Transfer RNA from candidate division NPL-UPA2 bacterium Unc8, 72 nucleotides, folded computationally. It matches the Rfam family "tRNA". The family's RNA type in Rfam is transfer RNA. Lineage of the source: Bacteria > Bacteria candidate phyla > candidate division NPL-UPA2. Its mean pLDDT, the model's own confidence on a scale to 100, is 82.
RNA sequence: GCUGGUGUGGCUCAACGGUAGAGCAGCGCACUUGUAAUGCGCAGGUUGGGGGUUCAAUUCCCUCCACCAGCU
Repeated sequence: GCUGGUGUGGCUCAACGGUAGAGCAGCGCACUUGUAAUGCGCAGGUUGGGGGUUCAAUUCCCUCCACCAGCU
């Protein structure tokens, strides 16, 4: 330099153009002599940046950035 892939709560990952969710972690309550475990509830996201298409974009297109793999 070329090709492909990934980027979404603190972490690991979902979401075939139509209200962004789950598990773990966090906080509160219950339970317990107490802790853990367990149960119930709560909070937490400009979906990497910018632009385009569309009534509507995490999703499609372009570009940039970061990371991973392959080729040279």